[in-house]
This record gives sequence, structure tokens and C1' cells, in this order.
RNA sequence: CGCCGAAUCUCCCGAAGGGAGAGCGGAGGACCCAGCAGCAAUGGGGUGAAUCCCGGGCGCAGUGUCCGGGACGGGCAAGCUCUUUGACCCGAACCCGUCAGCUAACUUCGUAGGCGUACAAGG
Repeated sequence: CGCCGAAUCUCCCGAAGGGAGAGCGGAGGACCCAGCAGCAAUGGGGUGAAUCCCGGGCGCAGUGUCCGGGACGGGCAAGCUCUUUGACCCGAACCCGUCAGCUAACUUCGUAGGCGUACAAGG
């Protein structure tokens, strides 16, 4: 300097640290509307792009695990934004705790962490 991400900025105090505000992001929460139970095992729900399907291997088996493919979702490019087309990359992890559809007023929470593009083209 730049990237993923909401995760940046300002102010106060006694400046170790604690706090407040703005901005950004999330959750709960009416009327109306929508929906109403259960189905081997498996309650249900939330943040997030991180889901679904097919084939094969391992395994006694499975809701496990590994490999490959497809659909779909996300990221990226060194002036910025939108958009189109390629190449490349990702498709995780965690949380609530039996409970939550949407949802005005209202209530409430977070403001982390991890990385390094070198390759573009058109409008």
C1' cells in the first nucleotide's frame, strides 16, 4: 500500500485499562399476510458465499470419511464504481439451547480475526 470481512472513525477519564458516541452489521419483536402435525436414524433455529445432486473408494454399517464430476453460491484484478466475458481461488467454521415466520413502535448484540495482488479484456 492492498485483499477477505459489518468489524471503521471520533471523543472522555485516573490513559495499565475502562467507557461513550457516530457509522456499518446482526438478532428479538404487532396488526395484516403466511403457516399449522408427523414421517428408520435425525428436535428446531441463527451468523456466514459456504448448499444440492451424481459416481467411486474405505468401513460390518451409517447421519462417517476420502477422491472425482455437475448444478448453484462467493471472491479476485493497483485510480474508483457498475456491468459483460475468461483464467485462477473458496464453498468453512461457529453459536442458541427445546425456543423464535414476516413484522411498525420498541428491545438488544457485534465492531473481530486472517492474509498478500503481479493476469486480464470489453462497455
c-di-AMP riboswitch aptamer (ydaO/yuaA leader) from a soil metagenome, 123 nucleotides, folded computationally. RNAcentral holds the sequence, with entries from MGnify. It matches the Rfam family "c-di-AMP riboswitch aptamer (ydaO/yuaA leader)". On this family, see Barrick et al., Proc Natl Acad Sci U S A 2004: "New RNA motifs suggest an expanded scope for riboswitches in bacterial genetic control".